The RNA shown here (SAM riboswitch aptamer (S box leader)) has 92 nucleotides and comes from Arthrobacter mobilis. The sequence was found by an Rfam model in a public genome assembly. The coordinates come from a structure-prediction model, not an experiment, and the mean pLDDT is 87.
[in-house]
RNA sequence: UGACCAUCCCGAGCGGCCGAGAGACCUGGAUCGAUGACGCCGCAGCAACCCCUCCGUUCGGAGCAAGGUGCUACUGCCAGGACCGAUGGAAA
Numbered sequence: 001u002g003a004c005c006a007u008c009c010c011g012a013g014c015g016g017c018c019g020a021g022a023g024a025c026c027u028g029g030a031u032c033g034a035u036g037a038c039g040c041c042g043c044a045g046c047a048a049c050c051c052c053u054c055c056g057u058u059c060g061g062a063g064c065a066a067g068g069u070g071c072u073a074c075u076g077c078c079a080g081g082a083c084c085g086a087u088g089g090a091a092a
Stems, first nucleotide, its partner, number of pairs: 001092001004089005013043005021032002025081005044072003049068002052063005076084001
């Protein structure tokens, strides 16, 4: 990087910096944002895909939360569209 498999219901915030838009893209809505959003950093938290343990057997179930990720407004905000998007895993 392209494809494959699984998930996108629920869950989880404080401080510092920045300074105007933001939620992947387009359109139409409605939301959030100077009472500082979004983003970055620190710490914290949530969760349970991998890892690890156990039970049945090659896939399902249970457990754990140290490690690898991931995530911490709203159903991926809603609807339509599009070779849709995001996260994890095992290979190539």